[in-house]
């Protein structure tokens, strides 16, 4: 260095809820909040999932969108015990 990931050390992020704004909706952005994370740092590449429209055989399809803290692969990135 690489795997790998601690009752280390450093400092990060922030569920769920509450307020305000934003979007038709999924959701989002500030702000209190901490349930939890070693990639919960980035991008929607492939599955999942949900949201709008369209369609009409009623649940197939099709378009636009949303989740990266559902999974998987991609790119970077601290620390360093076993």
């Nucleotide at each position: 260095g690489c795997c790998c990931g601690a009752u280390a050390a450093u400092g990060c992020c922030a569920a769920a809820c509450c307020u305000u704004c934003c979007g038709u909706g999924a959701g989002g952005a500030a702000g209190g909040g901490a349930c939890g994370g070693a990639a919960a740092g980035u991008g929607a590449c492939g599955g999942a999932u949900c949201u709008u429209c369209a369609g009409c055989u009623u649940g197939a399809u099709g378009a636009a969108g949303a989740u990266a803290g559902c999974c998987g692969a991609g790119c970077u990135g601290c620390c360093g015990a076993a």